[in-house]
RNA sequence: UUCCGAAAAAGGUAAACCCGGAAGAAAUUUCGGGGACACAAAGCCGACGGACCCGUUAUGAAAAUAACAGGUAGCCGCGCUGCCGAA
Numbered sequence: 001u002u003c004c005g006a007a008a009a010a011g012g013u014a015a016a017c018c019c020g021g022a023a024g025a026a027a028u029u030u031c032g033g034g035g036a037c038a039c040a041a042a043g044c045c046g047a048c049g050g051a052c053c054c055g056u057u058a059u060g061a062a063a064a065u066a067a068c069a070g071g072u073a074g075c076c077g078c079g080c081u082g083c084c085g086a087a
Base pairs, nucleotide, nucleotide: 004085005084012039013038017034018033019032020031021030022029023028037074043080044079046078048077049076050075051072052071053070055068056067057066058065059064
């Protein structure tokens, strides 16, 4: 340095839920407080591939399919960066 991930050390983030505010057609996002399920990348300088969710249009008896726009990174993969150093 790389791989790897401890009954190690120092730290970090903050799920569900509750209260208040804001944005959005919706999914959902965001701010403040409480809370702590979990997480070695649950850090994004990433929506690239897939999957899922919301909406519009077209086809269809319906299920669904296609196109477009949006969302989820704590859904998975991939990309970049990063603390520590047991086996």

c-di-GMP-I riboswitch aptamer from Geobacter sp. SVR, 87 nucleotides, folded computationally.
The source organism's lineage runs through Bacteria, Pseudomonadati, Geobacterales, Geobacteraceae and Geobacter.